[in-house]
Context: one part of a larger RNA
RNA sequence: UGGCGGGGGCCCGCACCAGCGGCGGAGCAAGUGGAAUAAUUUGAAGCCACGCGGAGGACCUUACCUGGGUCUGACAUGCACCAGAUCGGUGUAGAGAUACGUCCUCCCUUUUGGUAGGUGCACAGCCGGUGCAUGGUGGUCAUCAUCUCGUGUCGUGAGAAGUUGGGUUAAGUCCUGCAACGAGGGCAACCCUUGUCUUAUGUUGCCAGCACAUUUAAGGUGGGGACUCAUGAGAAACUGCCGGGGUCAACUCGGAGGAAGGUGGGGAUGACGUCAAAUCAUCAUGCCCCUUAUACCCAGGGCUUCACACAUUCUACAAUGGUCGGUACCACGGGUUGGGCCACUGUGAAGUGAAGCUCAUUUUUUAAAGCCGGCUUCAGUUCGGAAUGGGGUUUGCAACUUGGCCCCAUGAAGUUGGAGUCGCUAGUAAUUGCAGAUCAGCCACGCUGCGGUGAAUACGUUCCCGGGCCU
Numbered sequence: 001u002g003g004c005g006g007g008g009g010c011c012c013g014c015a016c017c018a019g020c021g022g023c024g025g026a027g028c029a030a031g032u033g034g035a036a037u038a039a040u041u042u043g044a045a046g047c048c049a050c051g052c053g054g055a056g057g058a059c060c061u062u063a064c065c066u067g068g069g070u071c072u073g074a075c076a077u078g079c080a081c082c083a084g085a086u087c088g089g090u091g092u093a094g095a096g097a098u099a100c101g102u103c104c105u106c107c108c109u110u111u112u113g114g115u116a117g118g119u120g121c122a123c124a125g126c127c128g129g130u131g132c133a134u135g136g137u138g139g140u141c142a143u144c145a146u147c148u149c150g151u152g153u154c155g156u157g158a159g160a161a162g163u164u165g166g167g168u169u170a171a172g173u174c175c176u177g178c179a180a181c182g183a184g185g186g187c188a189a190c191c192c193u194u195g196u197c198u199u200a201u202g203u204u205g206c207c208a209g210c211a212c213a214u215u216u217a218a219g220g221u222g223g224g225g226a227c228u229c230a231u232g233a234g235a236a237a238c239u240g241c242c243g244g245g246g247u248c249a250a251c252u253c254g255g256a257g258g259a260a261g262g263u264g265g266g267g268a269u270g271a272c273g274u275c276a277a278a279u280c281a282u283c284a285u286g287c288c289c290c291u292u293a294u295a296c297c298c299a300g301g302g303c304u305u306c307a308c309a310c311a312u313u314c315u316a317c318a319a320u321g322g323u324c325g326g327u328a329c330c331a332c333g334g335g336u337u338g339g340g341c342c343a344c345u346g347u348g349a350a351g352u353g354a355a356g357c358u359c360a361u362u363u364u365u366u367a368a369a370g371c372c373g374g375c376u377u378c379a380g381u382u383c384g385g386a387a388u389g390g391g392g393u394u395u396g397c398a399a400c401u402u403g404g405c406c407c408c409a410u411g412a413a414g415u416u417g418g419a420g421u422c423g424c425u426a427g428u429a430a431u432u433g434c435a436g437a438u439c440a441g442c443c444a445c446g447c448u449g450c451g452g453u454g455a456a457u458a459c460g461u462u463c464c465c466g467g468g469c470c471u
Stems, first nucleotide, its partner, number of pairs: 007471007015461002019424005026315002029312001031310003034306002042053002064301007073123001077122006088103006107114002125290001128288003134284002136279002139275001141273001146185006153160002165176003191267004196235007206224002210222003214217001238261001241255005317417001321376007333364003338357001342353004383414001387410008430453007
């Protein structure tokens, strides 16, 4: 000077409290450990590993195992030489890679040339090791309020001071005082989005007023630009105004007006540094290692095993429910090798035909919870759906190991979960569906978004945890 203290003072945070809903018990899913395995490729390890890399493991992917093969190589550049130019179709052998035939093909060019092929040499290649040799990138403390510098001053010096004090703030935010005066990175603002209004433009959007037409309910048509909405451009919020407090300073409390009030809500934005924290398997890269193999090609298998253990989800245990019938209202997105209206067939998954759509036109697309009725009456049940048997359908060369979905039948555990523990302060929690990426299909109950319905509680800072300032 820092760090630390079961030292002190001040302050903050869903940190506690108050409340709401979970986890921990059951079944399933997926991840991890362990065990087993020819292999079950690998990384990640308290918070900051464990629905994480993986936004898609049947083949491929694939890195692993077994077996079959290749050696200038699946890929790049250069040199030398060779040759009727590869590529492609097809036959035989084979699990295939591949090997041997056969057919067609004599490319471009003025040329000693160029592209492609073969042979040989330099070399290629490695998801092999080291993240404790590194770059880059993201995680964490933490969106916490801090981290520093110049000049001057003090101290022999390390260093101090500024940055401390009194107030205040979300904030080293601002005011004030002061051997300090200034400045930089961070904070805030500038950016995006959402909430109000004005204005411009109205097509594929809209339909108030005026008409028309038919299928009598489709803005369908003429027309209109009012409204919704869309796309631009502006306005608006600044403690600006009033009152109380306050050094009459910063600021704070209350009020008015206002769509919105004191950072309006949300996002992006992450200082100096910490963890030799993570990543050599995104990529790049030093060094080391392999070079008839640790490289490359192929078939099959494995990553999906299963006594068990753990963290994370989903579904339930029911009547604020289940089931049947009727009926209402979204938003974000996606679509031409695509999304598919509609008609018919099928109990259904789906199939057959097929309009319009390169999309504010068409389609995905009936949102679900909700509301109105019927049944059910407290049971292991008309709760719950695991698991099993049988039969189908679809994607795809291929669904046995090992895909999804549908129908019939059967109907397990489970009656609210010990110690303990997690999330959340408002359009939030809870609950309810929808869309998208990846993707042939899908093990998605995951993730990322979107809207619908929509609470309770916060006395307060004694205590637990983490953090900031002074001492």
Predicted 3D model of a 471-nucleotide part of an RNA (small-subunit ribosomal RNA, 3' major domain) from an uncultured bacterium. Rfam family: Bacterial small subunit ribosomal RNA. The RNAcentral record of the full RNA draws on ENA and SILVA.